[in-house]
Context: one part of a larger RNA
RNA sequence: GCCAGGGAGUUCUGACCAAUGGCGAGGUUAACCAUGUAGAUGGGGAGCCGGAGCGAAAGCAACAAGCUCGCAACCUUCGGGUGAGGAGCGUCGUGCGCUCGCGAGGAGUCAUUGGUGUGAGACCCGAAGCCGGUCGAUCUAUGCUUGGGCAAGUUGAAGCCUUCCGAAAGGAGGGUGGAGGACUGAACCGGUACUGACGUGCAAAUCGUUCGGAUGACCUGUGCAUAGGGGUGAAAGGCCAAUCUAGACCGGUUAUAGCUGGUUCCUCUCGAAACUACUCGCAGGUAGACCUCGGACGAGGUAGACGAUGGGGUAGAGCACUGAUUGGAUAUUCAGGGGGAGAAAUCCCUCGGUAUCUUGUCAAACUCCGAACCUGUCGCCGCCUUAGACUCCGGGAGUGAGGGCAUCUGGGGUAAGCUUGGUGUCCGUAAGGGAAUGAACCCAGCCUGAGGUUAAGGUCCCUAAGUGUCGGCUAAGUGUGAUCUAAAGAGAGUUCGUAUUCUCAGACAACUGGGAGGUGGGCUUAGAGGCAGCCACCCUUUAAAGAAAGCGUAACAGCUCACCAGUCGAGAUUACGUGCCUCGAAAAUGGACGGGGCUAAGUCGGCCACCGAUACCUUGGAACACUUAAUUGUGAUUUAGUAGAGAGGCGUCGUGCGUGGGUGGAAGCUUGGCCGUGAGGUCAAGUGGACCGCGUUCGAAUGAGGAUCCUGGU
Numbered sequence: 001g002c003c004a005g006g007g008a009g010u011u012c013u014g015a016c017c018a019a020u021g022g023c024g025a026g027g028u029u030a031a032c033c034a035u036g037u038a039g040a041u042g043g044g045g046a047g048c049c050g051g052a053g054c055g056a057a058a059g060c061a062a063c064a065a066g067c068u069c070g071c072a073a074c075c076u077u078c079g080g081g082u083g084a085g086g087a088g089c090g091u092c093g094u095g096c097g098c099u100c101g102c103g104a105g106g107a108g109u110c111a112u113u114g115g116u117g118u119g120a121g122a123c124c125c126g127a128a129g130c131c132g133g134u135c136g137a138u139c140u141a142u143g144c145u146u147g148g149g150c151a152a153g154u155u156g157a158a159g160c161c162u163u164c165c166g167a168a169a170g171g172a173g174g175g176u177g178g179a180g181g182a183c184u185g186a187a188c189c190g191g192u193a194c195u196g197a198c199g200u201g202c203a204a205a206u207c208g209u210u211c212g213g214a215u216g217a218c219c220u221g222u223g224c225a226u227a228g229g230g231g232u233g234a235a236a237g238g239c240c241a242a243u244c245u246a247g248a249c250c251g252g253u254u255a256u257a258g259c260u261g262g263u264u265c266c267u268c269u270c271g272a273a274a275c276u277a278c279u280c281g282c283a284g285g286u287a288g289a290c291c292u293c294g295g296a297c298g299a300g301g302u303a304g305a306c307g308a309u310g311g312g313g314u315a316g317a318g319c320a321c322u323g324a325u326u327g328g329a330u331a332u333u334c335a336g337g338g339g340g341a342g343a344a345a346u347c348c349c350u351c352g353g354u355a356u357c358u359u360g361u362c363a364a365a366c367u368c369c370g371a372a373c374c375u376g377u378c379g380c381c382g383c384c385u386u387a388g389a390c391u392c393c394g395g396g397a398g399u400g401a402g403g404g405c406a407u408c409u410g411g412g413g414u415a416a417g418c419u420u421g422g423u424g425u426c427c428g429u430a431a432g433g434g435a436a437u438g439a440a441c442c443c444a445g446c447c448u449g450a451g452g453u454u455a456a457g458g459u460c461c462c463u464a465a466g467u468g469u470c471g472g473c474u475a476a477g478u479g480u481g482a483u484c485u486a487a488a489g490a491g492a493g494u495u496c497g498u499a500u501u502c503u504c505a506g507a508c509a510a511c512u513g514g515g516a517g518g519u520g521g522g523c524u525u526a527g528a529g530g531c532a533g534c535c536a537c538c539c540u541u542u543a544a545a546g547a548a549a550g551c552g553u554a555a556c557a558g559c560u561c562a563c564c565a566g567u568c569g570a571g572a573u574u575a576c577g578u579g580c581c582u583c584g585a586a587a588a589u590g591g592a593c594g595g596g597g598c599u600a601a602g603u604c605g606g607c608c609a610c611c612g613a614u615a616c617c618u619u620g621g622a623a624c625a626c627u628u629a630a631u632u633g634u635g636a637u638u639u640a641g642u643a644g645a646g647a648g649g650c651g652u653c654g655u656g657c658g659u660g661g662g663u664g665g666a667a668g669c670u671u672g673g674c675c676g677u678g679a680g681g682u683c684a685a686g687u688g689g690a691c692c693g694c695g696u697u698c699g700a701a702u703g704a705g706g707a708u709c710c711u712g713g714u
Stems, first nucleotide, its partner, number of pairs: 001714006011120002015116009026049003032043004053060002063090001066089004073082003091104005123262002126259001130252006141226004146221004150216001152184003155180001159176007188213003193209002196207002228244001230240003265649006275288005290398001291396006300384003304381001306379007316369001317367002322363003327358006334352001336351006402427007410419002432443003447621007457611003460596003466608001468607006479598002489583003493580002496577004501572002510567005516540003521535003546561001549560003622639002624635003650703001652700003656696006668687008
């Protein structure tokens, strides 16, 4: 891992509600007693609930119906009438809290079953912990008792002997001696480094090499002592039997867990929430909103369109206010600076300030204005509604971590699969088709069988359907990618358009020729001759030719250009826009349009076909809702669904009653057929070898794939 078996909302209590049943202004017994095999029967009225309320209390104390409307129902001369229940008035009780509150025209109570919540282990498994009582010092810590152990080598303290020096104190040398938490190093004790080996090990701490101590605060045997908030500790929170920031075992004990995991058969109906408020509240609760089931009432309701009439101050716009703000003009002595005149007072000029006019702008917290849009009320249409809407009452929930996309804002960087809100939608709880692949993008809301038509998207092959048609563009494999990147900028790549200028009196390009004279203009300068620099830039001859646009020289020279003529013979030049394309263009294994491949099978525009879904249509069936005497009829507006509410069933075990099968083969097991929407049922054959069904009632230790589930097998 697999298989088999086991494995989780139970029982009592008191409370609320529903259904069913008994009795009913009443209902009912509890303990207990008697009888009985038992189920039970007969007693037992204590007590409990109801029959009156109001008031803090003292206390006081109510409609056996007075009026109206009216559903169902009944009657009807079809006009309407009566009208249980229901509603509105009136009246009464009580409280002086008195225009008000509560109550009043009799329905309860006992039991059973079911739903929920209370207290209990309370659906099951799961802590770390807290407390109590015992057991432990054969491990280890420390102490005590009594024993044991330490190869070999080195050093050479004190003391003593002796020699020498000294007046002495004392000193020096040589011997002897054998001290030391002395030295080297085995046994023994330890455990430094390799952060070596091993790391399902030889081993729940070992192995190897290396290393520390090795006469000492040394090592060690035996016996004894100290015990859990206690011991012991040369102190590390160390150690106290592989357990220590409080041992182990048993008990309290099913501790508690707002946390994790799990929670077992079927079908049908409806179907959420991730919001608001409060919360020692933020992983939880409680109330409301949203879901579901039941009941009451009895006729209107209002999500949509349009119209009428009100409300609003956003987008935009504007500068009339509040502020910000460009340039100009004018006025003013008005905070201040600078300059001038004067002996000073003071005056003049200028910058600046303020105000007015004009010009150009800006604003979420500006508005003289002002949409779309939203919204109140009414009308009309539409839709829902006696198959009961709207509204109200009661039982049961779940949810209270939401998310993506589109859009409007705020925060952020006009970043985020970011974050806070509003609106819508989808996912959540939604299958199917498309997007190669895909929660929420596009199409489309699922009972079941058969046939057809379309949607999105596609039609060369993989792969269902066009190698379709008409007209353009692209040459870059651009592209073939909705979303899966690209910009500023650049392009005599090419398409199309608008305009400018020149042009058979010959344009544009190319080629041939000319491109002169005054003059080497003047100045400057060593020089300055068209061409270092400054000034001027005239005139003449001409078809045309600058006091020169560039190269060049030291300066000249020289070569071109502008400009003109000839040759040639039809378009050329410039600007702006436009479609496609190119460059701009860099990421780590080789590589992706889904792939092959494609010059269309790319791209733009038009058209015609076809394919393509659980969509739509036709048809058979099932369920559901309402209806019916009927499985009778109707349903364009029924059939998706997590949490969850509600309804009806299947199976297992036992039990009362009824009724059956079985050695002519029960249960169980294996295989196959048939029936049922399904849980399941049934038949046959084989195996097996003794019990087992069906109908109906009651009752459950009643359904397994999951829980790092438990036990066993493998």